[in-house]
The RNA shown here (c-di-GMP-I-GGC riboswitch aptamer) has 91 nucleotides and comes from uncultured Desulfococcus sp. The sequence was found by an Rfam model in a public genome assembly. Taxonomically the source falls in Desulfococcus (Bacteria, Thermodesulfobacteriota, Desulfobacteria, Desulfococcaceae). Its mean pLDDT, the model's own confidence on a scale to 100, is 87.
RNA sequence: AAUCGAAAAGGCAAACCAUCCGAAAGGGUGGGACGCAAAGCCACUGGCCUAAAUCCCGAUUUAUCGGGAUACGGUAGCAGGGUUGCCGGUU
Repeated sequence: AAUCGAAAAGGCAAACCAUCCGAAAGGGUGGGACGCAAAGCCACUGGCCUAAAUCCCGAUUUAUCGGGAUACGGUAGCAGGGUUGCCGGUU
């Protein structure tokens, strides 16, 4: 430097619960472990989730209700990509 993850050290922490933030999706913290060799970091590409707001349509008690579209909101534990890196094996 490349490549791999059998063991060990060490690390992270799904669901769920409490609490806080948020319109929601979701996120923070604490508890908790389903799993993870990048389950470290980055929304760049595709996917997926949400729709406060905006636009459109409809209704009506005329300032509200219902439906539809849209991310400028999320997801890095959906995949690809970028970037950094621990331990050990092999070359």